[in-house]
RNA sequence: GUCGCGUCCCAUGCAGCGGCGCCUUCCGAACCGGGUCAGGUCGGGAACGAAGCAGCCCUAAGGGAUGGCCGUCGGGUGCCGUGGUCCACGUGGUGGG
Repeated sequence: GUCGCGUCCCAUGCAGCGGCGCCUUCCGAACCGGGUCAGGUCGGGAACGAAGCAGCCCUAAGGGAUGGCCGUCGGGUGCCGUGGUCCACGUGGUGGG
């Protein structure tokens, strides 16, 4: 000098971690959600009807729990794989002085 390998660097794949979303489940509305509306109120001679508080039920916003053959994003995650680059380092072969 040259070739190869490894580290480093970059890209990518995989795994894993975390955030978010979706799904499961629970809680969750004095009134400004819904349903049912005791009592009471109103209309009516009456029969009935109307609105409707509390309570109960269902759920929204929001929050909790368990996970997922799920999606997405991210990284000073990984003695993981593949490819690229040949700036630096290490290493092996080889040629010349």
A computed fold for a 97-nucleotide RNA from a Planctomycetota bacterium, annotated as Bacterial small signal recognition particle RNA. Rfam family: Bacterial small signal recognition particle RNA. Rfam's curators write: The signal recognition particle (SRP) is a universally conserved ribonucleoprotein involved in the co-translational targeting of proteins to membranes. Its Rfam clan is "SRP clan". The gene name in the source record is ffs.